[in-house]
RNA sequence: CGGGGUAUAGCGUAGCUUGGUAGCGCGCGGCGUUCGGGACGCCGAGGUCGCAGGUUCAAAUCCUGUUGCCCCGA
Numbered sequence: 001c002g003g004g005g006u007a008u009a010g011c012g013u014a015g016c017u018u019g020g021u022a023g024c025g026c027g028c029g030g031c032g033u034u035c036g037g038g039a040c041g042c043c044g045a046g047g048u049c050g051c052a053g054g055u056u057c058a059a060a061u062c063c064u065g066u067u068g069c070c071c072c073g074a
Base pairs, nucleotide, nucleotide: 001073002072003071004070005069006068007067010026011025012024013023020057028044029043030042031041032040050066051065052064053063054062
């Protein structure tokens, strides 16, 4: 320098193909249970979906550019 992959909550990840309310597990907070804790049950908070732009009534999803990381080639 060229090509490919990847980025979503504190952590791990689904959703993307086929655009239509952003989910799951762990963790965290509250409550119940317990003498207390753990386990278990119920409820809740937490995301500008890497960044910027475009298309669209509507974008995590489609298009363009760009950044970090990984792989391959030169």
RNAcentral holds the sequence, with entries from MGnify. This is a predicted structure of a 74-nucleotide RNA (transfer RNA) from a sheep gut metagenome. It matches the Rfam family "tRNA". Model confidence (mean pLDDT): 83 of 100.